[in-house]
Context: one part of a larger RNA
RNA sequence: UGACGGGGGCCCGCACAAGCGGUGGAGCAUGUGGUUUAAUUAGAAGCAACGCGAAGAACCUUACCAGGCCUUGACAUCCCGAGAACUUCAUAGAGAUACAGGUGUGCCUUCGGGAACUGUGUGACAGGUGCUGCAUGGCUGUCGUCAGCUCGUGUUGUGAAAUGUUGGGUUAAGUCCCGUAACGAGCGCAACCCUUAUCCUUAUUUGCCAGCACAUUAUGGUGGGAACUCUAAGGAGACUGCCGGUGACAAACCGGAGGAAGGUGGGGACGACGUCAAGUCAUCAUGGCCCUUACGACCUGGGCUACACACGUGCUACAAUGGCGAGAACAGAGGGACGCAAGACCGCGAGGUGGAGCUAAUCCCAGAAAACUCGUCGUAGUCCGGAUUGGAGUCUGCAACUCGACUCCAUGAAGUCGGAAUCGCUAGUAAUCGCGAAUCAGAAUGUCGCGGUGAAUACGUUCCCGGGCCUUAUAAA
Numbered sequence: 001u002g003a004c005g006g007g008g009g010c011c012c013g014c015a016c017a018a019g020c021g022g023u024g025g026a027g028c029a030u031g032u033g034g035u036u037u038a039a040u041u042a043g044a045a046g047c048a049a050c051g052c053g054a055a056g057a058a059c060c061u062u063a064c065c066a067g068g069c070c071u072u073g074a075c076a077u078c079c080c081g082a083g084a085a086c087u088u089c090a091u092a093g094a095g096a097u098a099c100a101g102g103u104g105u106g107c108c109u110u111c112g113g114g115a116a117c118u119g120u121g122u123g124a125c126a127g128g129u130g131c132u133g134c135a136u137g138g139c140u141g142u143c144g145u146c147a148g149c150u151c152g153u154g155u156u157g158u159g160a161a162a163u164g165u166u167g168g169g170u171u172a173a174g175u176c177c178c179g180u181a182a183c184g185a186g187c188g189c190a191a192c193c194c195u196u197a198u199c200c201u202u203a204u205u206u207g208c209c210a211g212c213a214c215a216u217u218a219u220g221g222u223g224g225g226a227a228c229u230c231u232a233a234g235g236a237g238a239c240u241g242c243c244g245g246u247g248a249c250a251a252a253c254c255g256g257a258g259g260a261a262g263g264u265g266g267g268g269a270c271g272a273c274g275u276c277a278a279g280u281c282a283u284c285a286u287g288g289c290c291c292u293u294a295c296g297a298c299c300u301g302g303g304c305u306a307c308a309c310a311c312g313u314g315c316u317a318c319a320a321u322g323g324c325g326a327g328a329a330c331a332g333a334g335g336g337a338c339g340c341a342a343g344a345c346c347g348c349g350a351g352g353u354g355g356a357g358c359u360a361a362u363c364c365c366a367g368a369a370a371a372c373u374c375g376u377c378g379u380a381g382u383c384c385g386g387a388u389u390g391g392a393g394u395c396u397g398c399a400a401c402u403c404g405a406c407u408c409c410a411u412g413a414a415g416u417c418g419g420a421a422u423c424g425c426u427a428g429u430a431a432u433c434g435c436g437a438a439u440c441a442g443a444a445u446g447u448c449g450c451g452g453u454g455a456a457u458a459c460g461u462u463c464c465c466g467g468g469c470c471u472u473a474u475a476a477a
Stems, first nucleotide, its partner, number of pairs: 001477001005472001007471007015461002019425005026316008034307002043052001064302005070296001073125001077124002079121001082118002087102002091098002107114002127291002130289003136285002138280003141276001143274001148187006154163003167178003193268004198236006208225002212223003239262001242256005318418001322377006334365003339358002344353003384415001389410007431453007
């Protein structure tokens, strides 16, 4: 000097407390362990692995297994000689592939040849999702959006070092003020960026419709309008600026006015020096090592989807604040040409036929759902719950057997609120309700977004957990 203490002091955080809703019990979905298997590819491992990489495993993907098959190779450059490229087809085969036939003669040219492509040969080489993340780059997680981490000069000390950065206040903050052998500075904090909340100006189509007309079963449908809403560009606005009090005449804090908004207005992006030899050699790159008729390459089929079991994360429930039937409202944000698809017709339905419109503020996906009104059920394993299974179908796709999603009919399991324990959340939040998108032929209860309805509680900091500053004891370095 740092580290550590079941030492002390001060302070903070959904850390506890106060509340609300869950998980742990059930069924299912999904990930993992284990077991099994020819293979169940491999990585991730307390927090910070486990709906994680994977924004989507039927083939492909795919790295695994079985069998078949290739050896300058599926991919790149160079050399020799041949053929334009290409297209079509018979046979064998599970296919990879093998073999046979037909079509075809282009472009540039100094007429030597060249460019592109195909197949043959030779070797230089290719190739490796093989190993090492404890050889590495890059990227990332985490402590933690915690308030810290340092430097120059000066000063003190023999020196390691100290000081500054400690102290008194204050702050979300090493934020600011005051004091001060320190004076300054840098990386962080804050601000500058995006979004949201108010207003103004400009613009007025595809969006809007107050006033004036027209038309219609109805609708901004039409003439027209530029007010309003919205859209999208530029501005204004919030700064403790003003007032009162407290304070040390400071910084600041408390209350108030005005204001759409008040003290960081809400949200996001942004992550200091460093820690964990944290994660990733399987995104990529890369040193070293290893394989080279195989640890490389291609194909068919299988596996990654197994199942006595254990754990994590979720979905659906156990019902009456509900289920079912009928009626009838109100969003936002997205996506659409290899696409989104209206009206109409067919089907109980999934869906089908057909194809108006749309390169999208124009058309479509698209019916928001909970809420509301009326009716019914009457506490029951039920008109709750929907697993499982049988049958019949739809769609995607060469192909749904292993192993897809959805529909209809039938079936109707567990489950009556969950032990010890444990998680999230402080406001448009929790809870609850639906909608969209990425990936994607198809395949979400996951993920990422969007809006609708919309709470309760916080006395307080004794205790649990994590962290910051000061101080102290100890041993070790």

Description:
This is a predicted structure of a 477-nucleotide part of an RNA (small-subunit ribosomal RNA, 3' major domain) from an uncultured prokaryote. The full RNA is in RNAcentral, with records from ENA. The coordinates come from a structure-prediction model, not an experiment, and the mean pLDDT is 82. Rfam family: Bacterial small subunit ribosomal RNA.